[in-house]
RNA sequence: GUUCCUGUAGCGCAGAGAUAGCGCGUUGGAAUUCUCAUCCAAAGGUCGUGGGUUCGAAUUCCACCUGGGAUG
Numbered sequence: 001g002u003u004c005c006u007g008u009a010g011c012g013c014a015g016a017g018a019u020a021g022c023g024c025g026u027u028g029g030a031a032u033u034c035u036c037a038u039c040c041a042a043a044g045g046u047c048g049u050g051g052g053u054u055c056g057a058a059u060u061c062c063a064c065c066u067g068g069g070a071u072g
Stems, first nucleotide, its partner, number of pairs: 001071005007065001010024004026042005048064005
């Protein structure tokens, strides 16, 4: 240089065009003499950036950025 993949909550990941979710973690509460374990609830996201397509985009298209692989 060419080419493929990755990017979504603090961390790991789902979500194949119509409400953004799960596990762990964090916070509060219940229960317990206390701790662990358990149960209930809450907070936390401009879905990498910019643009296009669409009535509607995390999802589709283009460019760029980040990280990784293949090839020379």
Transfer RNA from Trichonephila clavipes, 72 nucleotides, folded computationally. It matches the Rfam family "tRNA". The source organism's lineage runs through Eukaryota, Eumetazoa, Bilateria, Panarthropoda and Trichonephila. The coordinates come from a structure-prediction model, not an experiment, and the mean pLDDT is 82.